[in-house]
RNA sequence: UUUUUAUAAAGAGGCGCCGAGAGACAGGCUCGUGGACGCGCCGGCAACCCCCCGCCCUUGGCGGGCCCGGUGCCAAGGCCUGGUUCGAUAAAAA
Numbered sequence: 001u002u003u004u005u006a007u008a009a010a011g012a013g014g015c016g017c018c019g020a021g022a023g024a025c026a027g028g029c030u031c032g033u034g035g036a037c038g039c040g041c042c043g044g045c046a047a048c049c050c051c052c053c054g055c056c057c058u059u060g061g062c063g064g065g066c067c068c069g070g071u072g073c074c075a076a077g078g079c080c081u082g083g084u085u086c087g088a089u090a091a092a093a094a
Base pairs, nucleotide, nucleotide: 001094002093003092004091005090006089007088013042014041015040016039017038021031022030023029025082026081027080028079043074044073045072048070049069051065052064053063054062055061056060078086
């Protein structure tokens, strides 16, 4: 990068650095020099993978937990609408 499967109206922010755009894209709307976006540190949310527990019709499925490990996430429903095959994240495969 591509493919497959799954998920998304819930939930969770402080400090420091930086300095002009940011929210994928188009249109809208919103955020932003009273410092957004991004980066770092700390904290948190969640439960996809790992791990732990229970149950069952036991190569697996369902429910629960999750201090530690691999990711993700912490303005607005994926901000809203849209799309010949939109984007994102997780797991697996190539």
Predicted 3D model of a 94-nucleotide RNA (SAM riboswitch aptamer (S box leader)) from Hymenobacter caeli. Its Rfam family is "SAM riboswitch aptamer (S box leader)". Rfam describes the family as follows. The SAM riboswitch is found upstream of a number of genes which code for proteins involved in methionine or cysteine biosynthesis in Gram-positive bacteria.